[in-house]
């Protein structure tokens, strides 16, 4: 100094979160660094800090400190953005009320008002309509229990004539039908109807004086009033960006230091 087999050790690390603490399953960074069984209403351990079972590799192999590095994480502090949640705050929206600046309607063919007389209203009487029914016309219409005439034939008489009366015919009662007009009863949310009596706010018409506006439909202005739709204000979650600053902090680099053994040659 070579070769060999091996018991030390390695087989990933971190962040938050949980825990009395330390790991691990679970989440997130980073990165390729065994395998299996347990394990988040947790699983196993005690400052020597997972337990149990197996494989690889193996002192150029591992482990400790330092620096360099920065994924990345928690924290604050602003900035934007969504979600809740609270609040009538006279903000927007809606809603009353007034106002009359602007626009629109109307108005010398007298508006608005004002005053007289009427209607619309109520009721009473009368008048007509309409409906309904009734009279009256007209036509039908009774085997017999309506009538009037009553062939035949049937009763009484010596006769003369009488009676009583079916059929027909012919008028009618009950009922049927129909038809202009007329007339008479009842009845009405009936009427550009007439009369008288009452009411009279508010509409309309009309006729008389007066005088230049009148309306408030819309936009403005103002005053209240509701609302939790918008906007706003204030809290509270979550994301994104920035900056601060962090006894954290991987991967990578470098330096320094620790650490064996048996057999051959």
């Nucleotide at each position: 100094u070579c070769g060999u087999a091996c018991a030390a050790g390695u087989c990933g690390g971190g962040g938050a979160g949980u825990u009395a603490g330390c790991g691990g399953u679970g989440c997130c960074c980073u990165g390729u660094a065994c395998c299996c069984g347990c394990a988040a209403u947790c699983c196993g351990c005690u400052a020597u800090a997972g337990c149990g079972g197996g494989g690889a590799u193996g002192a150029u192999g591992c482990c400790c400190u330092u620096u360099u590095g920065g994924a990345g994480g928690a924290c604050u502090g602003u900035u934007u953005u969504u979600g809740u949640a609270u609040g009538g705050c006279u903000g927007g929206c809606u809603u009353u009320u007034g106002u009359a600046a602007g626009c629109g309607g109307u108005g010398a063919u007298u508006a608005c008002g004002g005053u007289c007389a009427g209607g619309u209203c109520u009721u009473a009487c009368g008048c007509g309509a309409c409906a309904u029914g009734g009279a009256c016309c007209c036509g039908u219409g009774a085997a017999c229990c309506u009538c009037g005439u009553c062939a035949g034939g049937u009763g009484g008489g010596g006769a003369a004539c009488c009676a009583a009366g079916c059929a027909g015919c012919g008028a009618u009662a009950a009922g049927c039908g129909g038809a202009c007009a007329u007339u008479c009863a009842u009845g009405u949310g009936u009427g550009c109807c007439g009369u008288g009596a009452g009411g009279g706010c508010a509409c309309c018409u009309g006729g008389c004086a007066c005088c230049a506006g009148c309306u408030g439909g819309c936009u403005g202005c103002a005053a209240a009033a509701a609302u939790a739709c918008c906007g706003c204000a204030u809290a509270u979650a979550a994301a994104u960006a920035c900056a601060g600053a962090u006894g954290c902090g991987a991967a990578a680099a470098a330096a320094g230091g620790g650490c064996g053994u048996g057999c051959g040659a």